[in-house]
Background: Predicted 3D model of a 75-nucleotide RNA (transfer RNA) from a Candidatus Pacearchaeota archaeon. The coordinates come from a structure-prediction model, not an experiment, and the mean pLDDT is 80. Its Rfam family is "tRNA". The family's RNA type in Rfam is transfer RNA.
RNA sequence: GGGGCUGUAGUAUAGCUUGGUUUAGUACCCGAGUCUUGGGCACUCGAGACCCCGGUUCAAAUCCGGGCAGCCCCA
Numbered sequence: 001g002g003g004g005c006u007g008u009a010g011u012a013u014a015g016c017u018u019g020g021u022u023u024a025g026u027a028c029c030c031g032a033g034u035c036u037u038g039g040g041c042a043c044u045c046g047a048g049a050c051c052c053c054g055g056u057u058c059a060a061a062u063c064c065g066g067g068c069a070g071c072c073c074c075a
Stems, first nucleotide, its partner, number of pairs: 001074007010028004020058001030046005051067005
C1' cells in the first nucleotide's frame, strides 16, 4: 500500500441480506422495594446502549458513501 471481517448499556450478546409494529430485547452487574432477627437466595420495579459524519427514504441499528478503531490475509 491492497483486500476481508467486526464495532449495540459497565461486561457479554440478539436484532442487520425482510427497513416499519410496546419505550432497541436478553443475561450478569448497578439502584430501590417485598421477603428474612440479619444476610444470602428468590420475586417485583427502575436506570443505563446502536463508533463518528453525510446521503437515500414517509421511515435507518439495519441500505449507500466517507472516516475512525480492532482483528486477519496478501504485498